[in-house]
RNA sequence: AGAGUUGAUCAGACGACCGCUGGCUUCUUCGGAGGCGAGAGGAAAGUCCGGGCUCCAUAGGACAGGAUGGUCGGUAACGCCGACCGGUUGUGAGACCAGGGAAAGUGCCACAGAAAGCAAACCGCCUACCUUUUGACCUUCGGGUCGAAAGCGGUAAGGGUGAAACGGUGGAGUAAGAGCCCACCAGCGGACGGGGUGACCCGUUCGGCUUGGUAAACCCCAUCCGGAGCAAGACCAAACAGGGAGAAUGUGACUGUCCGUCACGCUCGACUUCCGGGUAGGUCGCUUGAGGCUCCAAGCAAUUGGGGUCCUAGAUAAAUGGUCGCCGCGUCGAAUCUCGACGACAGAACCCGGCUUAUGCUCAACUCUCCAU
Numbered sequence: 001a002g003a004g005u006u007g008a009u010c011a012g013a014c015g016a017c018c019g020c021u022g023g024c025u026u027c028u029u030c031g032g033a034g035g036c037g038a039g040a041g042g043a044a045a046g047u048c049c050g051g052g053c054u055c056c057a058u059a060g061g062a063c064a065g066g067a068u069g070g071u072c073g074g075u076a077a078c079g080c081c082g083a084c085c086g087g088u089u090g091u092g093a094g095a096c097c098a099g100g101g102a103a104a105g106u107g108c109c110a111c112a113g114a115a116a117g118c119a120a121a122c123c124g125c126c127u128a129c130c131u132u133u134u135g136a137c138c139u140u141c142g143g144g145u146c147g148a149a150a151g152c153g154g155u156a157a158g159g160g161u162g163a164a165a166c167g168g169u170g171g172a173g174u175a176a177g178a179g180c181c182c183a184c185c186a187g188c189g190g191a192c193g194g195g196g197u198g199a200c201c202c203g204u205u206c207g208g209c210u211u212g213g214u215a216a217a218c219c220c221c222a223u224c225c226g227g228a229g230c231a232a233g234a235c236c237a238a239a240c241a242g243g244g245a246g247a248a249u250g251u252g253a254c255u256g257u258c259c260g261u262c263a264c265g266c267u268c269g270a271c272u273u274c275c276g277g278g279u280a281g282g283u284c285g286c287u288u289g290a291g292g293c294u295c296c297a298a299g300c301a302a303u304u305g306g307g308g309u310c311c312u313a314g315a316u317a318a319a320u321g322g323u324c325g326c327c328g329c330g331u332c333g334a335a336u337c338u339c340g341a342c343g344a345c346a347g348a349a350c351c352c353g354g355c356u357u358a359u360g361c362u363c364a365a366c367u368c369u370c371c372a373u
Base pairs, nucleotide, nucleotide: 001369002368003367004366005365006364007363008362010360012327014325015324016323017322018321020039021038023036024035025034026033027032041345045356046355048354049353050352051351052350053229054228055227056226060259061258062257063256065225066224067223068222069221070084071083072082073081074080085099086097087096088095089094100220101219105218106217107214108213109212122159123158124155125154126153130151131150132149133148134147135146136145137144138143167185168184169183170182171181186210188207189206190205191204192203193202194201195200233284234283235282236281242275243274244273245272246271250264251263252262253261254260291310292309293308294307295306296305297304298303329343330342331341332340333339
C1' cells in the first nucleotide's frame, strides 16, 4: 500500500419563522386563549418463533397432529444467545451444520456397468486336480514321461463403467490369486489408564480381519406443545320486527376424535340453524415496563446481583411537519479565490425478547499478499 474477516457507534447539530397532536396546568363569552414539557426505528419491515395480557373455563386424560435433536450453561420462554465437542470448508482471520438411530423394518440410488445388498464375471489371469482327443519318446505292453488342444473348472489381485464396486502399502504363499497368512497403517469392537461437569480427547493392549449411501425418505428413539387473539375482551348509550325448522338417550363449550367435566334445558322450550329488520356511537383496554442510561462486583462469555438516575408517542382514517440560514461528516467535479452538486433503507397502532431481510458513513481488532527499513 492492497485485498479480506469479525464486531460496534451514529443515522445529523444549532438558530429563526410558520403549522399539527397528546399530557399537565391557568382562564373562559364554553367557540376557545395562554403557559410548561413531550412527540416515528435500528430495523418501526417480514408475521417466522417465544411470551406477557384477555377470553373459552371449573379443571383433566388418551389418541391423532406438530415442533426440536451433540454437551454444558443463560433466559420469563424459545426453534433464541454463549462457551465447548465433532464434522465440512477456506492459505488464513473465519464461516457453516435439519449434529440421536441404517445391525427393528420398508423404500430409493437414474444412466453406464457383469454386478449397486449380500452379490457378481465384460476384458483379463490360471488350467495345478479331473475328463476327452492327439504328437513324440520309453516300455516289464499294464502303462509311464513330456508337449498341444478342447472341456470341466478356479479367480476377483490387474483393466474397464460409475458419485460410490465389500480396507491400504509391502512381503510370503499359490497353477494363478485372495487377510489365506505376516508386518505396518486406517476403520470397528473389547479391556485398562489419564484429562474433562459433559459431549469427547489422548495413550497402552487384545481381537476378528473389515458389513455402501440415503432418515431435509417412510419409520424408530428422546424431549416439548390447550385454543383463539386487542378486529382479544369489559362497560355505557341508542334503535328495531318479526316469521320458520331441529330437539329430550337433548343442546352447547372445551384445536381434531374419544373419554370425562361443566352450563343450560326438557314440549310454555334454553341452545343451534334458516329467512327478514335495526344499530354499527362512546369510554376503557392504551402504555411504569421480564423498562432505559450509567457505575461497581462475579463470570471465558451469554448473563446475573447491587448502587445511582430518568419517565422518553398513545393517534383512531390516523398528529410527530414545512421553509430558510449556518455548521459538521462523506462522495464527485472544478480549482488554489475556494465554489458547485449529491448524500441510504425506510413510518408506531396492546406490549416485550429473538431471528430473518433492506441499507449509508465512521471506528476498532484480526488475517493474507507486496514493498521498504
Source information:
This is a predicted structure of a 373-nucleotide RNA (Bacterial RNase P class A) from a Pirellulaceae bacterium. Rfam family: Bacterial RNase P class A. About the family: Ribonuclease P (RNase P) is a ubiquitous endoribonuclease, found in archaea, bacteria and eukarya as well as chloroplasts and mitochondria. By type it is a ribozyme. The source organism's lineage runs through Bacteria, Pseudomonadati, Planctomycetota, Planctomycetia and Pirellulaceae. The sequence was found by an Rfam model in a public genome assembly.